Transfer RNA from a Chloroflexota bacterium, 76 nucleotides, folded computationally. It matches the Rfam family "tRNA". Rfam classes the family as a transfer RNA. Its mean pLDDT, the model's own confidence on a scale to 100, is 83. The sequence was found in a public genome assembly.

[in-house]
């Protein structure tokens, strides 16, 4: 090079296949503890890789592109 998967909260992942962005850990903070772990309660946490398109409405679909994984191929 050329095909194919991937990408969504710190980190692992879903989101009914275009109709309100979530879960679980983690972190904060509480309640309990002489303390602390442990388990409970409550919070914080998003430019959905990037720029564009389509749409009344896109994480979903459509196009460029980036980054990582697999493949097959060239060059030395």
């Nucleotide at each position: 090079a050329g095909g194919g998967g991937u990408g969504u909260a710190g980190c692992u992942c879903a989101a009914u296949u275009g109709g309100c962005a979530g879960a679980g850990c983690a972190c904060u903070g509480g309640u309990c503890u002489c303390c602390a772990a442990a388990a409970c309660c409550a919070g914080c946490g998003g430019u959905u890789g990037u720029a564009g398109g389509u749409u009344c409405g896109a994480g979903u679909c459509c196009u460029a592109u980036c980054g990582c994984c697999c493949c097959u191929g060239c060059c030395a």